[in-house]
RNA sequence: AGUUCAGUCCGGGCAAUUGCUGUUCUCUUAUGGGAAUAGAGGAAAGUCCGAACUUCAUAGAACAGAGUGCCGGGUAACGCCCGGAGAUUAUUCGGGUAACCGAAUAGUUAUGGAAAGUGCCGCAGAAAAUAUACCGUCCUGGUGAAAGCCGGGAUAAGGGUGAAAUGGCAGGGUAAGAGCCUACCGCGGGAAUGGUAACAUUACCGGCAAGGUAAACCCCACUCGAAGCAAGGGCAAAUAGGGAAAUCUGUUACUCCUGUCUUGUACGGGAGGCACAAAGUUGUUCGCUUUGUUUGUUUGUGUCCCUAUCGGGAAACAAGCAAGGAUUUUCGGGUAGCCCGCUAGAGCUCCGGAGUAAUUCGGAACCAAGAUAAAUAAUUGCCGCUCCGGUAAAACGGAGACACAAAAUUCGGCUUAUAGGUCUGAACUAUUU
Numbered sequence: 001a002g003u004u005c006a007g008u009c010c011g012g013g014c015a016a017u018u019g020c021u022g023u024u025c026u027c028u029u030a031u032g033g034g035a036a037u038a039g040a041g042g043a044a045a046g047u048c049c050g051a052a053c054u055u056c057a058u059a060g061a062a063c064a065g066a067g068u069g070c071c072g073g074g075u076a077a078c079g080c081c082c083g084g085a086g087a088u089u090a091u092u093c094g095g096g097u098a099a100c101c102g103a104a105u106a107g108u109u110a111u112g113g114a115a116a117g118u119g120c121c122g123c124a125g126a127a128a129a130u131a132u133a134c135c136g137u138c139c140u141g142g143u144g145a146a147a148g149c150c151g152g153g154a155u156a157a158g159g160g161u162g163a164a165a166u167g168g169c170a171g172g173g174u175a176a177g178a179g180c181c182u183a184c185c186g187c188g189g190g191a192a193u194g195g196u197a198a199c200a201u202u203a204c205c206g207g208c209a210a211g212g213u214a215a216a217c218c219c220c221a222c223u224c225g226a227a228g229c230a231a232g233g234g235c236a237a238a239u240a241g242g243g244a245a246a247u248c249u250g251u252u253a254c255u256c257c258u259g260u261c262u263u264g265u266a267c268g269g270g271a272g273g274c275a276c277a278a279a280g281u282u283g284u285u286c287g288c289u290u291u292g293u294u295u296g297u298u299u300g301u302g303u304c305c306c307u308a309u310c311g312g313g314a315a316a317c318a319a320g321c322a323a324g325g326a327u328u329u330u331c332g333g334g335u336a337g338c339c340c341g342c343u344a345g346a347g348c349u350c351c352g353g354a355g356u357a358a359u360u361c362g363g364a365a366c367c368a369a370g371a372u373a374a375a376u377a378a379u380u381g382c383c384g385c386u387c388c389g390g391u392a393a394a395a396c397g398g399a400g401a402c403a404c405a406a407a408a409u410u411c412g413g414c415u416u417a418u419a420g421g422u423c424u425g426a427a428c429u430a431u432u433u
Stems, first nucleotide, its partner, number of pairs: 001429007009421002012383007020039008041404001045415002048413005053228004060286004065224005070084005085111001086109010112219002117217002119213003134159002136155008167185002170182003186208001187206003191202004232340004242331008250274002254272007261264001275293007294323008303314004347366001349364006384402001385400005
């Protein structure tokens, strides 16, 4: 100096003219004029998480369902951020006969449980987990001149298939082999030490295995109301006080208060309780809350009273009808304009303290869109930038919609897109010293 990777920041500037919206002031009286001032992002995108705020609502339990998943810290909270541990990839260096171990740098990590259970591991291969003799190796029988062929037994060391084949290297041992045995590496166990912890280290014990997979079902731990600014609130307007349908329309022999007289388990009224029905509350259930449980009449049954008889009356029960009421569904018609919510915040910036950091505490100063069919812009000139032509290099000329892209309640994150440029770090290459 260049290339690659990772991260931070910027992502057009200046001037004039004209136009639009908000706020403040002012003049004037109407869809008005003037002045000043401000006006779309780092992602405004995705709608993936978490909240603030609003309503249900006075507010729970169980089941289901969903989410997260190493440890510690941060935060209003989170599936986010910071630090650490484990595992693992690449490069380099060191130790070792080897298996393998350690360190540095830059990365990745959806990282509880496989010894609770179920499922899956295609094809290939002899065999894929209560899993194996295909080739081969060793011992041995028959046959044969021999090669070879037909058998029996042992074998998981070697080879093959595969992503993966009952730990690995070296040695001993064996008929040949095998943790069969030994040391080492690995794995498991408990103890000690260090650490807040995850975990790590050292020595000791054990031949040690019942493979892998849970972004498969599942188990375990922790967490979780629902809906959403088209939330929600107010003013105005209109309404056919319309039509149809469904369900319900109790208990007084449960308690209390009260009125009447025949003083009684009497009759009436009120309040409460219970019960029933409906609605609401997260998908279901329980619980909880709110509303309603009124009047008249017909028929039948038996009972009681009156009457010489015909017959009349009373309450109760059952089945209906009608009116009214409550809740719900549906058809049809009318109105739908304006205001609030609406931008001062878990706020930005600077300085100082604490902390490895995320972040937090204190001080100072600042106020940066609030539209509502949706404003925040258009044109011109110069500069910058990119491309083309041109030049030894320039000057100069021409072109350019100059990356991704557009607020709509707000905030903290994550994810995705991004021409070009600035700064920082690491690695590699080349040159120089």
Bacterial RNase P class A from a Bacteroidota bacterium, 433 nucleotides, folded computationally. Rfam family: Bacterial RNase P class A. The family's RNA type in Rfam is ribozyme. NCBI's taxonomy places the organism under Bacteria, Pseudomonadati, Bacteroidota. Its mean pLDDT, the model's own confidence on a scale to 100, is 75. It was read from a public genome assembly, where an Rfam model found it.